[in-house]
């Protein structure tokens, strides 16, 4: 930094960005330094090596090859190979070096320390001594046994091999005298006695002396060695303190145990052992059990304290196929030793043998995964030797691997026709790109070819003089990958795909325009690497010491009493354990840091410094905390006197209610309820009076009032009884506060066991209610509620706030006590003493809120917390009589799950208000009949589009062709249209042939216009590319336009100012309006777009003006304003005037406004219209048009005829006519307006019963026509009927439009004369010139309205009033909603899948007790049998014969073995619950009063 939301602050989890790696995967790979390199199977290994060396310790000793004699030519002797291989006694090494990490949670490591309780070959010093015998034995001979492996008998022989004897210390033991330091069995001196222990000899040199004598031996000396002694240095070994994993769902463990005492062992203290005695020893500061692990030095990460880790190197342990045991040795209980069991593998004559690679190559297995069956001792460093040497898979090298660091190169300059070519694009250009190519130049790294070193001083040897230290060929060869590019994260464009196919480290991308998939192109990053996977650390203050937190987010035990433990009041002294500080030692090197040096630099090395933050002894300081010890009184306790109180317990009392029982009056109801019904009553209820019986509870008082730790406590009275407060003296002298475990106390419900039962009431019956109702609502009704006894132990057991103490403004109730003052008393003040409520300041909080009764400062104790769901489950424990409680996981599975506040929406939440919203009227729809558009069916097609309000008389202001888009047929491909190029021809008319036509054939007429003479222009034609065309898709890609809410009052802004912030405020309030319309108050202030005004039309007048309009007076004239004329008047149309709550009078806040009045044509917006804020509904329209992007191009494009949109069982919805007397019909008389006409409108006149036909005046219209207005008035007929209402349907004949009336116009006459007699549930519309009712005219149109859109006539009712249905607006409230209630959301089932839990059992793993057996060995006993040496006889033969040996027995004890537990895994018919899953099924629990108020 990303992720919870709309948005916001918080808490909180996930995830990512670093760093590191012994890695492994992917795709790519030039070259060198340096390092690293089975993490899995301490799984099993073929094969080779890895420890030997000493002739100067010792015997005994070959062959082969040469040579040379000798031969019977087989050969045999000699010489020399050679005292040489090889074997064997002996020393001396093999306990180091190397390699793993299975065991150990401590017999281990790590720091410090002791060792007066210890050894220590080999090596260094420094004493003394190497003296005298002796008898065997391997090699070897021979003879045996065995398949080997190996063995046995006899016989020789040597030594530094053994063994006896002498001699001996300051050695060891004993016993004494005694001295000084000390103190576990010590060091050290000075004596006396006594006993005991030794030895090996090898080479070389010399002959002074002694013998034999060239020279040798005894001797001498050098060197080495061997023996005994001191001291040193190394290494070990034992002993203490401390530090060092994890589980309490391991809470007890233990009989050699824990001590003595003696004795035994060991190099050495010690129960190590053993016998005997005593009952002790550890443990909550975790004994025992379990689980997992080598451990440090470093290592990686972090700022750093911590975390994680223990490969390379370095220390220390431990193991050496599995157990067990000893021997040799200075050291082992022994990685390449031995003896036993064992399991495995190999050899075998079957009788036995033989063997351990967790040595260093290497091999099979495992695995994701780890290297050559390499050279060499030349460097280091190890045994062995006196050396030369010899062995060393330690070691140095060297091969393989990008495993990992580090360094270097894949070239430099230069070069714009910005080449081709990709990619894009707005079609102009933009990028790859000075990249490339071309030119110039370098020569690093590979190659080639030629030169060419050094491995030192030193020391030894050797013996002189040489010689040896080493690659060819072949290939390859001017070479860049990789991952990203939606945010995090640097890096964006086209194509393809179309919830497909895939990506994803987390949000989360994909459902036709993906910057997020796949491919290009380009760009970003890093580079011989780059990604990925995996592990740790960090980020994470997400276990927090440093550094969190717990009223709501996780989190305060339901309360207290108190044990252990932590912590603690004032003074004074002394100690110094803690604490500071000094010093010494020790903290191995090695790594980290600094300085410096050496490889051409780096990695790497090398020195040298610092440091190792510890621990140890020592020496000081006394603040402080411990600790003794004395004091003190303020913490805390006791004492006296008081008043309060629903503390607690136990005993009586009482009075109203309510039930029942008993008698009386009385007569038919009652009781319920939203309405009913079950229920109770004539067998006499309910009411009503008396009287009686029983169990619960204790109205009024009663109050954020009292107590009590909490739970909890309420009627009076009496007893016992506990605690708090006040006010006072004196007393003790910190006696305190918290408190793990522990113990107690602890509503309600529920158990047990006896009582009790009046009302109430879980289960249960009933009746309702309902689509159902196991519910709510009634009528009943058991346990239960009460009581005594005992259990259970939990509640949203709450202040969702542990307890104690101190400090940090104040105000105002209440309550107990005290103080004053009043005569008590009420009251009032003080007191701030206790307790309890409320508003608040700093401060504190995420915010909401707390604030002297803190959630605030600060100090002590304790408890719990670490995403969310699984889960307060499961398994194991403890408890319970049971129900259950206490403790308490884990696999799985999500990215969220929460808290507060916000701003909308919503509410069967709550105020206000408005609207033909209900309400009062009025008239209809809904029933008939029909006329129209839907839908639905039909259909070749019945062309598309519109779907609650706001689609259905809508697009369509008008479908017989045409419209037209639909369907069947026929045709046609540059195309019915546009733009451009080529070529012909003017253009155009006419006619015929075949078609249904479009269209193909033919044929005739016709040669125009402008010119600069070169064309050019319109037209048609023919041919070829681009392109036209599309009413084909997508109204969820758009643009414009329209609907709606809604003409509803509302919707923002700027600054300011509150708030961590979303955001508030102004826009809220108190009035008031039609209206955010005005006025007042206000942390506002002013402002935009809506309101309203501004336009149009009317109404009321007034100027101006007078034709086609007009006619009051005059005149002619005839009834026509018709002529002269008029300008008054209607009237046109243009301007003005007028209304503004402007006046009065009253309410109101002296406002704004409202009521009423006057005046006035018109009164409080006078009516109407046009005029629609931000926005909402992905509303509607791609077929009005325009348009991105798909699609199709001999077709979905263009023509034609013909049908179709008119189809008909149904369903709707929105007209018209009607059902009749307010009516019908037939005469007759009036009185409008707005509009329309030159392809029309059509008068007068004539025909026709009519539609209509003739006709033809006048009219481009204030002038002519359409034009008759109709209801209305007045007469007259009809009299309530399916008719003189109604007029559908159907026959009949007409008319007129048109190319053309069949599908399928309209109209007229004549016949005809259905349906309907006023409409069910439900709905519409209207508040005044409005409804209702009459007619009239446009529009479109050849023709065709019952529809649309203006026009005037005639002309009403009704409104108390806003409870309620609908819409809407402010304000507030509550939310788990935000796609906003059409919303979210719960459980049961059914299906799939996972995981985990019980499960009759079953099979392993560790282990515990109890026996059984007992191999190898050590130890003991016994050793009658062997038996050098010795001693000793009759002497190379008897005998005896110590150690020793076999041997036999004890004791211990491993592997086995029987029997019983215990502990962990697997599987396991089945069964429980859990979780995820698409839009399955049932209902509707829960969020709003969620419709029964949620929860515990």
């Nucleotide at each position: 930094a990303g992720u919870u939301u709309g948005a916001u602050c918080c808490u909180g989890g996930c995830u990512c960005a670093g760093a590191a790696u012994g890695a492994a995967c992917g795709c790519u790979g030039g070259c060198g330094g340096c390092g690293u390199g089975c993490u899995u199977a301490a799984c099993a290994c073929a094969u080779g090596c890895a420890a030997g060396u000493c002739g100067a310790a010792c015997g005994a000793g070959a062959a082969a090859g040469c040579g040379a004699a000798c031969u019977u030519c087989g050969g045999u002797u000699c010489g020399u190979g050679a005292g040489u291989a090889g074997a064997g006694u002996g020393g001396c090494g093999c306990a180091c070096g190397g390699g793993u990490g299975a065991g150990u949670a401590a017999u281990a490591c790590g720091u410090g320390g002791g060792u007066a309780a210890u050894c220590u070959a080999c090596c260094c010093u420094u004493g003394a001594a190497u003296u005298u015998g002796g008898g065997a034995u391997a090699a070897c001979a021979u003879c045996g046994c065995g398949a080997a492996a190996g063995u046995g008998g006899u016989g020789c022989u040597a030594a530094u091999a053994c063994c006896g004897g002498a001699u001996a210390a300051u050695a060891u033991c004993a016993a004494u005298u005694u001295g000084a330091c000390c103190u576990u069995g010590g060091u050290u001196g000075a004596g006396u006695u006594g006993a005991u222990c030794a030895a090996a000899g090898a080479u070389g040199g010399c002959c002074u002396c002694u013998u034999c004598u060239u020279g040798a031996a005894a001797g001498c000396u050098a060197u080495c060695g061997u023996u005994u002694g001191g001291g040193g240095a190394u290494g070990a070994g034992c002993c203490c303190a401390u530090g060092c994993a994890c589980c309490a769902u391991u809470a007890g463990c233990u009989u050699g145990u824990u001590g003595g005492u003696a004795g035994g062992g060991u190099a050495a203290a010690g129960g190590c052992c053993u016998a005997c005695c005593a009952a002790g020893g550890c443990g909550a500061c975790g004994a025992u059990g379990g689980u997992u692990a080598g451990c440090u030095g470093g290592u990686c990460u972090g700022a750093g304290a911590g975390g994680a880790u223990g490969a390379u190197c370095a220390g220390c342990c431990a193991c050496a196929c599995u157990g067990g045991a000893a021997c040799u040795g200075a050291c082992a209980c022994a990685c390449g030793g031995u003896c036993c069991a064992g399991a495995c593998u190999c050899c075998u004559a079957c009788g036995g043998g033989a063997g351990g690679c967790a040595g260093c190559a290497g091999u099979g297995g495992g695995g994701a995964a780890u290297a050559u069956u390499g050279c060499g001792c030349a460097a280091u460093g190890g045994g062995g030797g006196a050396a030369a040497c010899c062995c060393u898979g330690a070691c140095g090298c060297a091969g393989c691997a990008a495993c990992g660091c580090c360094g270097c190169g894949u070239g430099a300059g230069u070069g714009a026709u910005g080449a081709a070519g990709g990619c894009u694009u707005c079609u102009g250009g933009g990028u790859c790109g000075u990249a490339a190519a071309g030119c110039u130049c370098u020569g690093u790294c590979a190659g080639u070819a030629g030169g060419g070193a050094a491995g030192a001083a030193g020391u030894c040897g050797u013996u002189c003089a040489u010689g040896a230290u080493u690659a060819a060929u072949a290939c390859u060869c001017a070479u860049a990958g990789c991952a990203c590019a939606g945010g995090c994260u640097a890096a964006c464009u086209c194509c393809g795909u179309g919830c497909c196919a895939g990506c994803a480290g987390c949000c989360g991308c994909g459902g036709u325009a993906a910057u997020a998939c796949g491919g290009a192109g380009u760009g970003u990053g890093c580079a011989a690497g780059c990604g990925u996977u995996g592990u740790u650390c960090g980020g994470a203050a997400u276990c927090a010491c440093u550094g969190g937190g717990c009223g709501u987010a996780a989190a305060g035990c339901g309360c207290g009493u108190g044990u252990a433990g932590g912590c603690g009041g004032u003074c004074u002294u002394g100690u110094a354990a803690g604490u500071c500080g000094g010093a010494u030692g020790u903290g191995a090197a090695a790594u980290c840091c600094c300085g410096g040096g050496g490889c051409u630099u780096a990695a790497c090395c090398c020195c040298g410094g610092a440091a190792c933050u510890g621990c140890a002894u020592u020496c000081g300081a006394a603040a402080c905390u411990g600790c003794a010890a004395g004091a003190c009184u303020u913490g805390a306790g006791u004492u006296c006197g008081g008043g309060a109180g629903g503390g607690g317990g136990u005993g009586g009392c009482g009075g109203a209610a309510u039930u029942c029982c008993g008698a009386g009056u009385g007569u038919a109801g009652a009781a319920g309820u939203g309405g009913a019904a079950u229920u109770c009553g004539u067998a006499g209820a309910u009411a009503u009076u008396c009287g009686g019986a029983g169990g619960a509870a204790c109205a009024c008082c009663c109050g954020u009032g009292g107590c009590g730790a909490a739970g909890g406590c309420g009627g009076c009275c009496a007893c016992c009884u506990g605690g708090a407060c006040c006010g006072a003296u004196a007393c003790u002298g910190a006696c305190g506060c918290u408190g793990a475990g522990a113990c107690g106390c602890g509503a309600a419900a529920g158990c047990g066991u006896g009582g009790g039962g009046a009302g109430c009431a879980a289960a249960c019956a009933g009746g309702a209610u309902u689509a159902g109702a196991u519910a709510c609502c009634c009528u009943g009704g058991u346990a239960g509620u009460c009581c005594a006894c005992g259990c259970c132990g939990u509640a949203a057991a709450c202040g969702g706030u542990g307890g104690a103490u101190a400090c940090u403004a104040g105000g105002u109730g209440c309550u107990g006590g005290g103080g004053u003052a009043u005569u008590c008393a009420a009251c009032c003040c003080c007191u701030c003493c206790g307790g309890u409520g409320c508003c608040g300041a700093a401060g504190c909080u995420a915010a909401c809120g707390c604030a002297u009764u803190a959630a605030g400062u600060a100090u002590c104790c304790c408890g719990c917390c670490u995403g969310g769901g699984a889960a307060g489950u499961a398994c194991g424990g403890c408890c319970g009589c049971a129900a259950g409680g206490c403790u308490a996981a884990a696999a799985c599975u999500c990215a969220a799950a929460g808290g507060a506040a916000u701003u909308g929406a919503c509410g069967g939440g709550g105020g206000c208000c408005c609207g033909c919203a209900c309400a009062a009227g009025c008239g209809g729809u809904g029933g008939a009949g029909u006329a129209u558009g839907u839908g639905g069916u039909u259909u070749a097609a019945u062309u598309c589009g519109a779907c609650g309000c706001a689609a259905c008389g809508c697009g369509c202001a008008g479908a017989a062709c045409c419209u037209u888009a639909c369907c069947u047929g026929g045709g046609u491909u540059u195309g019915a249209c546009a733009u451009c190029c080529c070529g012909a021809g003017a253009a155009u008319c006419c006619u015929c042939u075949g078609g249904a036509a479009a269209c193909a054939g033919a044929a005739g007429a016709g040669u125009g216009c402008c010119u600069u003479c070169g064309g050019g222009g319109c037209c048609u034609u023919g041919a070829a590319a681009a392109c036209a065309g599309g009413u084909g898709c997508u109204g969820c890609a758009u643009g414009g336009c329209u609907g709606u809410c809604g003409u509803c009052a509302g919707c923002u802004c700027g600054u300011g100012u509150c708030g961590u912030g979303a955001g508030a405020u102004g826009u809220u309030g108190g009035g008031u309006u039609a209206a955010g319309u005005c006025c007042c108050g206000c942390a506002a202030c002013g402002a935009g777009c809506g309101c309203a005004a501004c336009c149009c039309c009317u109404a009321c007048u007034u100027u101006u003006a007078g034709u086609u309009g007009c006619c009051a007076g005059c005149a002619g004239g005839u009834u026509a304003g018709u002529u002269g004329g008029g300008a008054a008047c209607u009237c046109u149309a243009a301007g003005g005037a007028g209304a503004c709550u402007g006046c009065c009078g009253g309410u109101g806040u002296u406002a704004a406004a409202c009521c009423g009045g006057a005046g006035g044509a018109a009164g409080g917006c006078g009516g109407g219209g046009a005029c629609g804020a931000c926005g909402u509904c992905a509303a509607g329209u791609c077929a009005u048009c325009a348009u991105g992007g798909c699609c199709c191009u001999u077709a979905u494009g263009c023509c034609c005829a013909g049908g179709g949109c008119u189809a008909c069982a149904c369903a709707c919805g929105u007209g018209c006519u009607a059902c009749a007397a307010u009516g019908g019909u037939c005469g007759g008389u009036a009185c409008a307006a707005u509009g329309u006409g030159u392809u029309g409108c059509c008068a007068a006149c004539c025909c026709g019963c009519g539609a209509g036909g003739g006709g033809g005046a006048g009219c481009u219209a204030a002038u002519c026509a359409c034009a008759a207005a109709a209801a209305a008035c007045c007469g007259g007929c009809c009299u309530c009927a399916g008719u003189u209402c109604g007029g559908a349907u159907u026959g009949g004949a007409g008319u007129c439009u048109g190319c053309a009336a069949c599908u399928c116009g309209a109209c007229u006459c004549c016949a005809u004369g259905a349906a309907g007699u006023c409409g069910g549930a439900a709905u519409c519309g209207c508040u005044a010139g409005u409804a209702a009712u009459c007619g009239g005219a446009g529009a479109u149109c050849a023709g065709c309205a019952u529809g649309c859109u203006c026009c005037g006539g005639u002309g009403a009712a009704u409104a108390c009033g806003u409870u309620c249905c609908c819409g809407g607006g402010c304000c507030u409230u509550g939310u788990a909603c935000a796609c906003a209630c059409c919303g979210c959301c719960c459980g049961u089932c059914a299906c799939a899948c996972c995981a985990u839990g019980g499960g009759a059992g079953u099979u392993g793993u560790u282990u515990g007790c109890a026996c059984c057996a007992g191999a190898a060995g050590u130890c003991g006993u016994u050793g009658a049998g062997c038996c050098a040496a010795c001693c000793g006889c009759a002497a190379g033969g008897a005998g005896g014969g110590a150690a020793g040996c076999a041997a036999a027995c004890g004791c211990c004890c491993a592997c086995g073995g029987u029997a019983u537990g215990a502990u962990u895994g697997g599987c396991g018919a089945u069964u429980g619950g859990g979780g995820u899953g698409a839009a399955g099924u049932c209902g509707u629990a829960a969020c709003a009063a969620g419709g029964u108020a949620a929860c515990c």